[in-house]
RNA sequence: GCCCUCAUCGUCUAAUGGUUAGGACACCAGAUUUUCAAUCUGAGAAUCGGAGUUCGAUUCUCCGUGGGGGUA
Numbered sequence: 001g002c003c004c005u006c007a008u009c010g011u012c013u014a015a016u017g018g019u020u021a022g023g024a025c026a027c028c029a030g031a032u033u034u035u036c037a038a039u040c041u042g043a044g045a046a047u048c049g050g051a052g053u054u055c056g057a058u059u060c061u062c063c064g065u066g067g068g069g070g071u072a
Stems, first nucleotide, its partner, number of pairs: 001071007010025004018055001028042004048064005
């Protein structure tokens, strides 16, 4: 250089083109406890960037950026 693949909460991970973008852990608040831990309840938090297709895009297409793999 070329080809393939991946990018979603702090981390990991779901989501037939119509989901309130879900779950686990973590963090925060509360309950319980003399305190801590454990347990229970609750809240906050995300679609890599741009353009296109579509009534509607996390999902499809193109261009970029970054990571991984293959090839000489």
The RNA shown here (transfer RNA) has 72 nucleotides and comes from Parcubacteria group bacterium Greene0416_36. It matches the Rfam family "tRNA". About the family: Transfer RNA (tRNA) molecules are approximately 80 nucleotides in length.